[in-house]
A computed fold for a 349-nucleotide part of an RNA from an uncultured bacterium, annotated as small-subunit ribosomal RNA, central domain.
Context: one part of a larger RNA
RNA sequence: CUGGGCUUAAGCGGGUGUAGGCGGAAUGGCCAGUGUCUUGUGAAAGCCCUCGGCUCAACCGAGGAAUUGCUGGGCAAACUGUCAUUCUUGAGGCAGGUAGGGGUGCAUGGAACUCUAGGUGGAGCGGUGAAAUGCGUAGAUAUCUAGAGGAACGCCGGUGGCGAAAGCGGUGCACUGGGCCUGAUCUGACGCUGAGACCCGAAAGCGUAGGGAGCAAACAGGAUUAGAUACCCUGGUAGUCUACGCCGUAAACGAUGCGCACUAGGUUCGAGCGGCUCUGACGCCGUUCGUGCCGUAAGAAAACCGAUAAGUGCGCCGCCUGGGGAGUACGGCCGCAAGGCUAAAACUC
Numbered sequence: 001c002u003g004g005g006c007u008u009a010a011g012c013g014g015g016u017g018u019a020g021g022c023g024g025a026a027u028g029g030c031c032a033g034u035g036u037c038u039u040g041u042g043a044a045a046g047c048c049c050u051c052g053g054c055u056c057a058a059c060c061g062a063g064g065a066a067u068u069g070c071u072g073g074g075c076a077a078a079c080u081g082u083c084a085u086u087c088u089u090g091a092g093g094c095a096g097g098u099a100g101g102g103g104u105g106c107a108u109g110g111a112a113c114u115c116u117a118g119g120u121g122g123a124g125c126g127g128u129g130a131a132a133u134g135c136g137u138a139g140a141u142a143u144c145u146a147g148a149g150g151a152a153c154g155c156c157g158g159u160g161g162c163g164a165a166a167g168c169g170g171u172g173c174a175c176u177g178g179g180c181c182u183g184a185u186c187u188g189a190c191g192c193u194g195a196g197a198c199c200c201g202a203a204a205g206c207g208u209a210g211g212g213a214g215c216a217a218a219c220a221g222g223a224u225u226a227g228a229u230a231c232c233c234u235g236g237u238a239g240u241c242u243a244c245g246c247c248g249u250a251a252a253c254g255a256u257g258c259g260c261a262c263u264a265g266g267u268u269c270g271a272g273c274g275g276c277u278c279u280g281a282c283g284c285c286g287u288u289c290g291u292g293c294c295g296u297a298a299g300a301a302a303a304c305c306g307a308u309a310a311g312u313g314c315g316c317c318g319c320c321u322g323g324g325g326a327g328u329a330c331g332g333c334c335g336c337a338a339g340g341c342u343a344a345a346a347c348u349c
Base pairs, nucleotide, nucleotide: 003321004320005319006318007303008301011317013200014199015198016197020193021192022191024087025086026085027084028083029082030081032080033079034076035075036074037073038072040070041069048064049063050062051061052060053059090190091187092186093185094183095182096181097180098179102176103175104174105173106172107171108170109153113149114148115147116146117145118144119143120142124135125134161168162167205246206245207244208243209242210241214240215239219235220234221233222232257316258315259314260313261312262311265294266293267292269290270289271288272287273286274285275284276283299304322349323348324347331342332341333340334339
């Protein structure tokens, strides 16, 4: 190299896309690949076959075959390739609709909470298994009024929707991405995948400047306990929030890469379209896309999967190869750092 695999050892967290690989239908040309015939060459010895020589064998001799390759020439034209012309079903555009927590910015609302000021009130409050620390006669808790502040958006809310993933939920406005349905008006293969590359990427963490209500690593105290560097309680700082810049990880999960085609059905929900009934609500039937459940064949070690495949095939990429050592050391690249990416071996079972 070959092989078998990737829900389990193995699918890159996700996307855009370069090279490359692969690629729809028809006609014609060429003949590079391909097939066939042939020229030259492919040293000898050896291997293999036949015959022969040593009494046999080993050994040796002769002939053949093989040398699957390379080179030149002829022929063929189905397939691949290439050139030309054409096509519309793949792909895209256009027109008309449509659902949505898709994204960004600005504005704004109510509940709750904390704080501040004032009123009422007068001894407790708080907390727990029980307590204590803590708060309170300098008037707390409770209650009413006014004000300030920050963060998150109850019900609707769903097994529901949107997004490539991360993720997205009060309301309004502005800007903006994508999808789906219907029409079949245009382009005419413009496609699929994608090594590198580039971009996005929860939380935590880092830098600078703000902000800080609640919550809360660290920390302090009170309990518990043999101890209690915990679980419980009272406090409480980073942080959580905003802007800009880093980090680039995760059980980043469906532990299941993307695309295309084909292969019983039943049912739920969401977004459309068409048809049926005198009309309409409603209902029924059909159909497209999405979202779940059950299930046939098939598959699977099984659990299970089963048109949202883990079935049957094709194209392209990524990855695995016993456990530990180890996702570590060293080197390189990246990062302010924390660290990330790439990634062994000795040794051992």
Its Rfam family is "Bacterial small subunit ribosomal RNA". The RNAcentral record of the full RNA draws on Greengenes.